[in-house]
RNA sequence: UCCUUAUCAAGAGAGGUGGAGGGACUGGCCCGACGAAGCCCGGCAACCCGCAUGAUUUUAAAACAGAUCAUGUAAGGUGCUAAUUCCUGCAAAGCAUUAUCAGCUUUGGGAGAUGAGAU
Numbered sequence: 001u002c003c004u005u006a007u008c009a010a011g012a013g014a015g016g017u018g019g020a021g022g023g024a025c026u027g028g029c030c031c032g033a034c035g036a037a038g039c040c041c042g043g044c045a046a047c048c049c050g051c052a053u054g055a056u057u058u059u060a061a062a063a064c065a066g067a068u069c070a071u072g073u074a075a076g077g078u079g080c081u082a083a084u085u086c087c088u089g090c091a092a093a094g095c096a097u098u099a100u101c102a103g104c105u106u107u108g109g110g111a112g113a114u115g116a117g118a119u
Base pairs, nucleotide, nucleotide: 003117004116005115006114007113008112013041015040016039017038021031022030023029025089027087028086042081043080044079047077048076050073051072052071053070054069055068056067057066085111090108091107092106093105094104095103
C1' cells in the first nucleotide's frame, strides 16, 4: 500500500505542558486566547492476548489436554476520550409541489475510522 472480516446512536478530566489551529476529503455547520493540534497524566471501552467460571464437543465411562461458545476480569497489545463517523456527497422509495429543481423522511450504497487476519 492493497485485500478479507467485525464494529461505528452508548461511554470517557473544570489536570499538566504547549502555543494556533482543529473537526479525513467536498459542500455545510461547528469547536478554539473563557485557550486548538501535539505531548504527559487521568479516564472510557472490551477488538486481540492473558486469567477465572460454566456449557458443548471428544471417551465404553470419568478425568486431563485440545477446540468452540457464553459470562466475568482488566495484567499486557491496540483504540478511543465536543457534536450519530457532527451532517452531507451516489441510488431507490415515500412525503410535499400544477410540474421540475431545491426541500423533508427512510433504506441501501460509497468514502472514512478502529480492531483482527492476510500479503

SAM riboswitch aptamer (S box leader) from Evansella tamaricis, 119 nucleotides, folded computationally. Its Rfam family is "SAM riboswitch aptamer (S box leader)". From the family's description: The SAM riboswitch is found upstream of a number of genes which code for proteins involved in methionine or cysteine biosynthesis in Gram-positive bacteria. The SAM riboswitch acts at the level of transcription termination control. The predicted structure consists of a complex stem-loop region followed by a single stem loop terminator region. An alternative and mutually exclusive form involves bases in the 3' segment of helix 1 with those in the 5' region of helix 5 to form a structure termed the anti-terminator form. Its family is annotated with regulation of gene expression in the Gene Ontology. Model confidence (mean pLDDT): 81 of 100.